[in-house]
Context: one part of a larger RNA
Molecule: large-subunit ribosomal RNA, domain I
Organism: uncultured Marmoricola sp.
RNA sequence: GGCGCACGGGGGAUGCCUAGGCACGGACAGGCGAGGAAGGGCGUGGUAAGCUGCGAAAAGCGUCGGGGAGCUGCACGCGAGCUGUGAUCCGGCGAUGCCCGAAUGGGGAAACCCGGCGGGGAGGAGCCCCGUCAUCCCGUGGCCGAAUCCAAUAGGCUGCGGGAGGCCAACGGAGUGAACUGAAACAUCUCAGUAGCUCCAGGAACAGAAAUCAAACGAGAUUCCCGAAGUAGCGGCGAGCGAAACGGGAAGAGCCUAAACCGGGGUGACAGGUUUCUCCCGGGGUUGUAGGGCCCGGGCGGGGGGCGACCCCGCGCGUGAGACAGGAUCUGUAGCCGAAGUGAGCUGGAACGCUCCACCGCAGCGGGUGAGAGUCCCGUAGGCGAAACGGAUUGCUGGCGCGUGGCACGGGUACCUGAGUACGGCGGGACACGAGGAAUCCUGUCGGAAUCUGGGGGGACCACCCUCCAAGGCUAAAUACUCGUCCGUGACCGAUAGUGCACGAGUACCGUGAGGGAAAGGUGAAAAGAACGCCGGAGCGGCGAGUGAAACAGAACCUGAAACCGUGUGCCU
Numbered sequence: 001g002g003c004g005c006a007c008g009g010g011g012g013a014u015g016c017c018u019a020g021g022c023a024c025g026g027a028c029a030g031g032c033g034a035g036g037a038a039g040g041g042c043g044u045g046g047u048a049a050g051c052u053g054c055g056a057a058a059a060g061c062g063u064c065g066g067g068g069a070g071c072u073g074c075a076c077g078c079g080a081g082c083u084g085u086g087a088u089c090c091g092g093c094g095a096u097g098c099c100c101g102a103a104u105g106g107g108g109a110a111a112c113c114c115g116g117c118g119g120g121g122a123g124g125a126g127c128c129c130c131g132u133c134a135u136c137c138c139g140u141g142g143c144c145g146a147a148u149c150c151a152a153u154a155g156g157c158u159g160c161g162g163g164a165g166g167c168c169a170a171c172g173g174a175g176u177g178a179a180c181u182g183a184a185a186c187a188u189c190u191c192a193g194u195a196g197c198u199c200c201a202g203g204a205a206c207a208g209a210a211a212u213c214a215a216a217c218g219a220g221a222u223u224c225c226c227g228a229a230g231u232a233g234c235g236g237c238g239a240g241c242g243a244a245a246c247g248g249g250a251a252g253a254g255c256c257u258a259a260a261c262c263g264g265g266g267u268g269a270c271a272g273g274u275u276u277c278u279c280c281c282g283g284g285g286u287u288g289u290a291g292g293g294c295c296c297g298g299g300c301g302g303g304g305g306g307c308g309a310c311c312c313c314g315c316g317c318g319u320g321a322g323a324c325a326g327g328a329u330c331u332g333u334a335g336c337c338g339a340a341g342u343g344a345g346c347u348g349g350a351a352c353g354c355u356c357c358a359c360c361g362c363a364g365c366g367g368g369u370g371a372g373a374g375u376c377c378c379g380u381a382g383g384c385g386a387a388a389c390g391g392a393u394u395g396c397u398g399g400c401g402c403g404u405g406g407c408a409c410g411g412g413u414a415c416c417u418g419a420g421u422a423c424g425g426c427g428g429g430a431c432a433c434g435a436g437g438a439a440u441c442c443u444g445u446c447g448g449a450a451u452c453u454g455g456g457g458g459g460a461c462c463a464c465c466c467u468c469c470a471a472g473g474c475u476a477a478a479u480a481c482u483c484g485u486c487c488g489u490g491a492c493c494g495a496u497a498g499u500g501c502a503c504g505a506g507u508a509c510c511g512u513g514a515g516g517g518a519a520a521g522g523u524g525a526a527a528a529g530a531a532c533g534c535c536g537g538a539g540c541g542g543c544g545a546g547u548g549a550a551a552c553a554g555a556a557c558c559u560g561a562a563a564c565c566g567u568g569u570g571c572c573u
Stems, first nucleotide, its partner, number of pairs: 001572009015558001016522002020493002022490007029482002031167002039100003042055003046078002050074002061094006070082003105114003115133007135164010171202001172200005182189001186236001212219002223250005233241002254474003257418001261283006288452001290417003293413005301313004316404005324398003327394007335384003341357001342373001343356004358375002360364001366378003423447008433459001454469005509516002529557001532544004
């Protein structure tokens, strides 16, 4: 030195564990904010660095409930206290709530600096305290007031009342809008109207009551799902893109206006009344078998009023997608009750194990307890509960809104039925549809109708036929999503996994910055965490002693693999 054996050091794999994650289901919630949010800074404890809580009233204050013996957070020490006159703790409603932050008196390099006005501190110019002072919009009142004559208008100033602003995970609507990529290159095309950016909104949003489809039969708003169907089509007919009718389901709900006409009012033109133009208000009216207005025929109570229009009161009926109060029912935010062995023997440190004997069960889900517990503890099945503040449902009551009572029907009249619109040309865009035979929808530009003997559509276009009524508006549910709350589930993970984070993690650390971004869990049943002694530096570390079932469980603490490093020994050299 090598090989082997024994025993160690080192290291932290493996096994076991879980306080944390991941995914999904059900229910709830779906917002917070000038009454100052989200998020922060700085404070706040007897001792106090961190986390948590809280705010100069500062790990807290009041009150109303719950609860019932301990308590002063994580945090187990010392000290000092609180508590059956009910503390700590849990819940409802309040109070306080520094400074920054939309940040809003002005400024500003956030958490700082400097003011005005009014009031206060025995209060003076200095200091302190309280209140108030941003901007924009809407409503309303007052004052002032151009071009331009006016008692006009625009506009300005101001008092009062109300609103907005900012934050927020995804979902929604709208505006704007890529590229990598694919086409095995690439330009049309694709990726994709995706990502990104911006605006706006709601608990959902959007859409929505046919100028829709269909096909010679018919359907009857919208939305979503399954099918139709990878079909019909589109396509350098490449890559690729890709419907609809219709059928089956979920859900189900329909309405209001503009106009004709009637009435009232304002204003302008004219010298004035009437009339007319225009505007406003009320009534009327709302449709596609066209409907409505006006005129004629055709009538349910009372009052005002000459009649009519109209107004008031009452009655009846209908209706509501609910703005208010009440009732009823259900329910949330603390909680409460809840059966039956702590029987014997054995092993063990410990019984929850084994043997034997009992008992409960609408409860043998689950967790804990010194090993594996229906009957020990928390619970579970099943029941019960709110002073306070909420939620949902329900036309049940009051009240409210709306509709209806010249309606149905018949006849006449030809007054109305959404205009720079429909439609056309040109240029684009959207439709599965790339200009194509290209209908349909949107519109930048230029043109530009008709009024029911009217108009749109049925994929160029025309006829016939069928169907619908644009150019105003509203509308639950079925659908989408999950920052968050509660409950539950898992052929999900188990510390190099699962979130980046099981741990004082978006921390330490890195970066000028935008930003990047870790590592790190486990003594024991219980600290019983090793009194005392010895070596030593009043050490580190160790040896005794003691605790414990175990200390090779000793805090660098469960198990403790390998690399690697030793000590002893056998053999070989």